[in-house]
RNA sequence: GCGGAUGGCUGGAUGACCGCGGGCGUGCUUUGCGCGUUCGAGGAAAGUCCGGGCUCCAUGCAGGCACGGUGCCGGGUAACGCCCGGCGGGGGCGGCACGGCAAGCCCCACCGGGAGCAAUGCCGAAUAGGGAUCGCGCGCGGGGGCAACCCCGCAGGGCCGCCUGCGCCCCAGCAGAUCCGGGUUGGCAGCUAGAUCUCGUCGGCAACGGCGGGGGCAGAGGAAUGGUCAUCCAGGGGGCAACCCCGGACAGAACCCGGCUUACAGGCCAUCCGCGCAG
RNA sequence: GGGCCUGUAGCUCAAUGGUCAGAGCAGGGCGCUCAUAACGCCUUGGUUGGGGGUUCGAGUCCCUCCGGGCCUACCA
Numbered sequence: 001g002c003g004g005a006u007g008g009c010u011g012g013a014u015g016a017c018c019g020c021g022g023g024c025g026u027g028c029u030u031u032g033c034g035c036g037u038u039c040g041a042g043g044a045a046a047g048u049c050c051g052g053g054c055u056c057c058a059u060g061c062a063g064g065c066a067c068g069g070u071g072c073c074g075g076g077u078a079a080c081g082c083c084c085g086g087c088g089g090g091g092g093c094g095g096c097a098c099g100g101c102a103a104g105c106c107c108c109a110c111c112g113g114g115a116g117c118a119a120u121g122c123c124g125a126a127u128a129g130g131g132a133u134c135g136c137g138c139g140c141g142g143g144g145g146c147a148a149c150c151c152c153g154c155a156g157g158g159c160c161g162c163c164u165g166c167g168c169c170c171c172a173g174c175a176g177a178u179c180c181g182g183g184u185u186g187g188c189a190g191c192u193a194g195a196u197c198u199c200g201u202c203g204g205c206a207a208c209g210g211c212g213g214g215g216g217c218a219g220a221g222g223a224a225u226g227g228u229c230a231u232c233c234a235g236g237g238g239g240c241a242a243c244c245c246c247g248g249a250c251a252g253a254a255c256c257c258g259g260c261u262u263a264c265a266g267g268c269c270a271u272c273c274g275c276g277c278a279g
Numbered sequence: 280g281g282g283c284c285u286g287u288a289g290c291u292c293a294a295u296g297g298u299c300a301g302a303g304c305a306g307g308g309c310g311c312u313c314a315u316a317a318c319g320c321c322u323u324g325g326u327u328g329g330g331g332g333u334u335c336g337a338g339u340c341c342c343u344c345c346g347g348g349c350c351u352a353c354c355a
Base pairs, nucleotide, nucleotide: 001275002274003273004272005271006270007269008268009267010266012232013231014230015229016228017227018226020040021039022038023037024036025035026034027033028032042250046261047260049259050258051257052256053255054116055115056114057113060166061165062164063163064162065161067112068111069110070109071108072086073085074084075083076082090107091106096104120189121188122187123186130180131179132178133177134176136173139154140153141152142151143150144149156170157169158168159167182354183353184352196215197214198213199212200211201210202209203208233248235246236245237244238243280351281350282349283348284347285346286345289304290303291302292301297335306322307321308320309319310318328344329343330342331341332340
């Protein structure tokens, strides 16, 4: 110097003009329009494969069983199946045709409610405040009371996915489930400041954590984030040269985070390997 | 946006991890018939959606990607 492998970072820049969406201010002919100002996609926003925050629903205790998940040890973390460091993967070869085998299955240990922002709360408008089917039930005995009714016991039913035991509740109309039919296609909240980003320092092998300084970072609803030109930065081709032509990967938020996986032109850095040249 | 299901021959489906992945219909050929249908016999047809892994062995087990389908607003 060239080529390759692994890991990490980055993934066009600046200016002008026109255009789009949100916020704020302001003016007017005020449910809109104009002007000014400010902000406006990513490392994966993707797949929805794990773990949470948040909201609603459900939820008695113990034992056993079933189902799903994970599988060395220690640490990190809100948590994880993720990450870091050691060390080489829980148990046994009993069973799944056979000798041996694992990422299937079994045994053991540990963990595990469900649904998802189209969750959910509030306001407004409109309609036929409707119909059909199903599910249960108002049981028995004793006592009190004139009666309505009350008390006790049994039976029945409900409460962890199932079973058992104990415990609690119900016994009256509760108003339940599914389907059909009807109406609306509005507004506000949830909604973005958060396990946040960055710099320094300290502790730690590291993942990461503590402290201090600084930044202010899209918000949404059928949905904006674009285009042109100029100069430069990479890249490719042609030419002796000046120069000319082509041309910018994968992809695009929608409640929000932490991971994993997948897609990705080019560039930079580190380590290792091979070849060549020089000392 | 969110959730769920599914992919095997042209179609509909089978197949404990274990012979060459089978069955019905469809297609082709022959037979029967004067001819057609039905029927009988034979036969063609597969990257088990793609890729990777575990395993002696994968349609089946694990990972990942792709395609198809379904459900899902609010009010009374």